[in-house]
Context: one part of a larger RNA
RNA sequence: GAAUGAACGCUGGCGGCGUGCUUAACACAUGCAAGUCGAACGAGAAAGUGGACUUCGGUCCGCGAGUAGAGUGGCGCACGGGUGAGUAAUACGUAGGUAAUCUACCCUUGAAUUUGGGAUAACAUCGCGAAAGUGGUGCUAAUACCGGAUAAUAUCCAUAGGGCUUCGGUUUUAUGGAUCAAAGAUAGCCUCUUCUUGAAAGCUAUUGUUUGAGGAUGAGCCUACGCACCAUUAGCUAGUUGGUAGGGUAAAGGCCUACCAAGGCUACGAUGGUUAGCUGGUCUGAGAGGAUGAUCAGCCACACUGGAACUGACACACGGUCCAGACUCCUACGGGAGGCAGCAGUGGGGAAUAUUGCGCAAUGGGGGAAACCCUGACGCAGCAACGCCGCGUGGGUGAAGAAGGCUUUCGGGUUGUAAAGCCCUGACAGGAGGAAAGAAAUGCGUAUGGGAACAAUACCUCAUACGUUUGACGGUACCUCCAGAGGAAGCACCGGCCAACUCCGUGCCAGCAGCCGCGGUAAUACGGAGGGUGCAAGCGUUGUUC
Numbered sequence: 001g002a003a004u005g006a007a008c009g010c011u012g013g014c015g016g017c018g019u020g021c022u023u024a025a026c027a028c029a030u031g032c033a034a035g036u037c038g039a040a041c042g043a044g045a046a047a048g049u050g051g052a053c054u055u056c057g058g059u060c061c062g063c064g065a066g067u068a069g070a071g072u073g074g075c076g077c078a079c080g081g082g083u084g085a086g087u088a089a090u091a092c093g094u095a096g097g098u099a100a101u102c103u104a105c106c107c108u109u110g111a112a113u114u115u116g117g118g119a120u121a122a123c124a125u126c127g128c129g130a131a132a133g134u135g136g137u138g139c140u141a142a143u144a145c146c147g148g149a150u151a152a153u154a155u156c157c158a159u160a161g162g163g164c165u166u167c168g169g170u171u172u173u174a175u176g177g178a179u180c181a182a183a184g185a186u187a188g189c190c191u192c193u194u195c196u197u198g199a200a201a202g203c204u205a206u207u208g209u210u211u212g213a214g215g216a217u218g219a220g221c222c223u224a225c226g227c228a229c230c231a232u233u234a235g236c237u238a239g240u241u242g243g244u245a246g247g248g249u250a251a252a253g254g255c256c257u258a259c260c261a262a263g264g265c266u267a268c269g270a271u272g273g274u275u276a277g278c279u280g281g282u283c284u285g286a287g288a289g290g291a292u293g294a295u296c297a298g299c300c301a302c303a304c305u306g307g308a309a310c311u312g313a314c315a316c317a318c319g320g321u322c323c324a325g326a327c328u329c330c331u332a333c334g335g336g337a338g339g340c341a342g343c344a345g346u347g348g349g350g351a352a353u354a355u356u357g358c359g360c361a362a363u364g365g366g367g368g369a370a371a372c373c374c375u376g377a378c379g380c381a382g383c384a385a386c387g388c389c390g391c392g393u394g395g396g397u398g399a400a401g402a403a404g405g406c407u408u409u410c411g412g413g414u415u416g417u418a419a420a421g422c423c424c425u426g427a428c429a430g431g432a433g434g435a436a437a438g439a440a441a442u443g444c445g446u447a448u449g450g451g452a453a454c455a456a457u458a459c460c461u462c463a464u465a466c467g468u469u470u471g472a473c474g475g476u477a478c479c480u481c482c483a484g485a486g487g488a489a490g491c492a493c494c495g496g497c498c499a500a501c502u503c504c505g506u507g508c509c510a511g512c513a514g515c516c517g518c519g520g521u522a523a524u525a526c527g528g529a530g531g532g533u534g535c536a537a538g539c540g541u542u543g544u545u546c
Base pairs, nucleotide, nucleotide: 001546002545003544004543006542007541008540009539010538013391014390015389016388017387018386019384020383021349026347027346028345030344031343032342035075036074037073040072041071048063049062050061051060052059053058082302083301084300092226093225094224095223096222097221098220101219102218106215107214108213109212110211111210112209113208114148115147116146117145123138124137125136126135127134128133154179155178156177157176158175159174160173161172162171163170164169184207185206186205187204188203189202191199192198228274229273230272235265236264237263240262241261242260243259244258245257246256247255277299278298279297280296281292282291283290284289304325305324306323307322308321327338328337329336330335355381357380358379359378363377364375365374366373367372394424395423396422397421404415405414406413407412428487430482431481432480433479434478438473443468444467445466446465447464448463449462450461451460490535491534492533493532494531495516496515497514501530502529503528504527505526511518512517
């Protein structure tokens, strides 16, 4: 000099964009942060209100409403969000490999979507329990569950031929054999029938389901190299190193087991210890390098502590389950409940770090055919000079060089065109009025065109056009007008380094100080004043890095 997630002191006008628990991975009151689908399924209220009856207590019927709230089932909850405790290598970075692999939803494409069955929740009822919850009996549905059929370009086996080969195998083709599947829903038409409303079969459209192939995306695994300090850590290792066989996995492998061999690592630093998430980057520097890893982005790890599996395409799962532990809470003492390193917020710790805000309008995500619902992701607002950037605190004129202050050699000098006075301007803040973009969609309505089937112009579906509908921020940005210099300057320093000097007080005292050093009676170095210098809504100090 530059930098900072900074803190402290004094001071403080406005705006834009960013940033904001670096400490206790300490403990947490309260609210919210993951739901959704009635176009998978069976059931199904109440308040209120209309009517009828009434013994005036009520009862019944309709609407409310196939609504609410539960339940079965599907998809999601493995994303998104947080934190950096652990981890020095099962991490990360770079480059490869996987002939050793998987991949829900999505895209393209082939084939199929057949026939049966038994339950169970909800519900009803009887129990147990303070509660959390739980047991018996009875009823019922499905795209829930379970059989049968069908079966290939799927999987496995056998045989034969070809290619490669480290001669162990591997790959491909042909033939034969074995094994494995499914679920419907919505809308319309037609037909049929109680004859005017319904619904089975059939057809069509949309969507789903099953099984293949290919892709995309995501993930697993393997290899090489790179990646902190200590030798005052020198030897470490029995599933240890390799082989055979088997098991296990989506998958190679001591990953696991049995047997066999005795190996494997190491001064090119094993083993042990300490510290630490890694990277893109960031800061500094001419560079080489050094330091660092907040915000943003990629990867990893963790979710009160330790362990385990279940479900699932994916977890050994932050707001899932089980076991153990510590802690907190409830209890009728028998037993139960909980996990903010999600967003706010509280206590505590600390030099120190914000609102228990608004909205799903946009972007993105989950569910749904859609409308829509959910979303503390996100978009916004609030607080903080914490940082960067921009603007302002007025402009011109004005010498009796006013008064006052300070100083003086008492003549003056200086503050100083500074002020006052006069003439202007109107950026910001203030008041009044106007007023965007962020919105394109979806849905609905109308019109036109295409497609399937049809008696059909209905209906379904697709596309286009027009109209209509949607804004948290927020009456915000921005624009116009009004009034009026009004509301807006401090901080540090002035011995040298280093820009800036005098007076008074003090008298090696009180004090200053980054280094050299000042102060013991004329201190430009202490304290005050006047003046000056430097930066400026900041200025200094402290910490840290180069």
A computed fold for a 546-nucleotide part of an RNA from an uncultured prokaryote, annotated as small-subunit ribosomal RNA, 5' domain.